[in-house]
This is a predicted structure of a 71-nucleotide RNA (transfer RNA) from a Minisyncoccota bacterium. Its mean pLDDT, the model's own confidence on a scale to 100, is 85. The same sequence occurs in records of 2 taxa. Lineage of the source: Bacteria > Bacillati > Minisyncoccota. Rfam family: tRNA. It is annotated as a transfer RNA. Its family is annotated with triplet codon-amino acid adaptor activity in the Gene Ontology.
C1' cells in the first nucleotide's frame, strides 16, 4: 500500500428493512430494627457523511476509530 473483520445505554452484549431490547451501572420506592438480598418504578445508545427505499441500526459508497493477515 492491499485484504477481512468491527463500532448499538456508563459497561458486556442481542437486534438479518416497520415498536431499540436484556443483563449490569446509576436514581427513587417498597420489604427491615439497620443493612445486604429480593421486588417495583424511572433514567440512558444505533460512529460521521451521503446514497437507496414508502420505511435504514440493518442494503450500498466514502469517511473516522479499533482488531487481525499478507506486503
Nucleotide at each position: 500500500g492491499g485484504g477481512u473483520c468491527u463500532a448499538u445505554a456508563g459497561u458486556u452484549c442481542a437486534g438479518u428493512g416497520g415498536u431499540a431490547g436484556a443483563a449490569u451501572u446509576c436514581u427513587c420506592c417498597u420489604c427491615u430494627c439497620c443493612a445486604a438480598a429480593a421486588g417495583g418504578a424511572g433514567a440512558g445508545a444505533c460512529c460521521g457523511a451521503g446514497g437507496u427505499u414508502c420505511g435504514a441500526a440493518u442494503c450500498c459508497u466514502c469517511g473516522u476509530g479499533g482488531a487481525c493477515c499478507c506486503g